[in-house]
RNA sequence: ACUAUCAGCCGGGUUAUCGUCCCGCCUAAGGCGGGAAGGAAAGUCCGGACAGCAAAGGGCAACAUACCGGUUAAUGGCCGGCCCCCAACUUGUUGGGGGAGAAAGUGCCACAGAAAAUUACCGUCUCGCCUUAGGCGAGAUAAGGGUGAAAAUGUGAGGUAAGAGCUCACAGUCAUUAUGGGUAACCAUAGUAACGGGUAAACCUUAUGUGCUGUAAUGCCACGUAUAUCAGCGUUUGAGGGCGGCUCGUCCGAGUUGAAGGGUAGGCAGCAAGAUUGCAACAGUAAUGUUGCAGCCAGAUAAAUGAUAACCACCCCUAACUUGUUGGGGGAACAGAAUCCGGCUUACAGGCUGAUGGUUUUU
Numbered sequence: 001a002c003u004a005u006c007a008g009c010c011g012g013g014u015u016a017u018c019g020u021c022c023c024g025c026c027u028a029a030g031g032c033g034g035g036a037a038g039g040a041a042a043g044u045c046c047g048g049a050c051a052g053c054a055a056a057g058g059g060c061a062a063c064a065u066a067c068c069g070g071u072u073a074a075u076g077g078c079c080g081g082c083c084c085c086c087a088a089c090u091u092g093u094u095g096g097g098g099g100a101g102a103a104a105g106u107g108c109c110a111c112a113g114a115a116a117a118u119u120a121c122c123g124u125c126u127c128g129c130c131u132u133a134g135g136c137g138a139g140a141u142a143a144g145g146g147u148g149a150a151a152a153u154g155u156g157a158g159g160u161a162a163g164a165g166c167u168c169a170c171a172g173u174c175a176u177u178a179u180g181g182g183u184a185a186c187c188a189u190a191g192u193a194a195c196g197g198g199u200a201a202a203c204c205u206u207a208u209g210u211g212c213u214g215u216a217a218u219g220c221c222a223c224g225u226a227u228a229u230c231a232g233c234g235u236u237u238g239a240g241g242g243c244g245g246c247u248c249g250u251c252c253g254a255g256u257u258g259a260a261g262g263g264u265a266g267g268c269a270g271c272a273a274g275a276u277u278g279c280a281a282c283a284g285u286a287a288u289g290u291u292g293c294a295g296c297c298a299g300a301u302a303a304a305u306g307a308u309a310a311c312c313a314c315c316c317c318u319a320a321c322u323u324g325u326u327g328g329g330g331g332a333a334c335a336g337a338a339u340c341c342g343g344c345u346u347a348c349a350g351g352c353u354g355a356u357g358g359u360u361u362u363u
Base pairs, nucleotide, nucleotide: 001359002358003357004356005355006354007353008352009351010350012312013311014310015309016308017307018306020036021035022034023033024032025031026030038334042345043344045343046342047341048340049339050214051213052212053211057248058247059246060245062210063209064208065207066206067081068080069079070078071077082099083098084097085096086095087094088093089092100205101204105203106202107199108198109197121145122144123141124140125139126138127137128136129135130134153171154170155169156168157167158166172195173194175192176191177190178189179188180187181186218269219268220267221266229259230258231257232256233255240252241251242250243249276295277294278293279292280291281290282289283288314331315330316329317328318327319326320325321324
């Protein structure tokens, strides 16, 4: 210098003219001044704020989460750690995947295979019969063969009719006890007992948590209505309704349901000063927190945030020469607020920074 991976960041600038939304000022017409998208405003996947439903009750059901600690308003997010598996190499690091229970119970495990969990196809052994070479029948056996992604823990010895954790030694796995270390997950050492295939994004079990609906929430003001009609049920002998599903319980209750019609469809608040932004210091491995200083930064309701031109910066093509300058032409992503925050995920032209690995050149 180039390249690969990972992490973080940026996401054109200035001026002029015309235009859009909001705010302020000037008495009005109109004018002047100020502000006006994003890192994801997106998906709406998690968590909260806020609002209403009865300060949202018991049980069941449903849903979510699942190693440990920390962080936070909160989370299934984030940070740090523990254990297992896989890959790479520099062999102890990096990257990826996973983490309650399969030893509570039920189910399922394609194809192949005798058998997919009370396994007997071949083989081995014993007994009986027929027959002398074997065949047939009854039983024992998981050593050997074969099938498979997976076959009842592995190796060796003993043992046996042949075999088998049947017994023993060593090893492995899992459970558990003691001691030591650690806040804990867990680790180390010693002992005891066992050998149970996989699957929980199959049912299920255990523990913990979750009430539901979303700003078109919700509160208020104004305007208008047939001071009109019909039918059913009901007024304490309770119609009907509320409390997300069922149920228990409880509360409200004089109206309510249907038909056919009449009217309105405007405004204000919510709604822009907040778990806020920037910088610095301090605490902490970090996520994050505390303190100080400074700043105010979109607010529409059919929905504004745009267009044109010039110059500069970047990239590409091309011509000329004075070889790094000039001239000409072209390009620039994903996307776009609608109650607001914290995360996650996804999309993204081009560029910058850092770490690690590789290749090449020079010293």

Bacterial RNase P class A from Ferruginibacter sp. SUN002, 363 nucleotides, folded computationally. The model forms 95% of the base pairs in the Rfam consensus. The RNAcentral record of the sequence draws on ENA.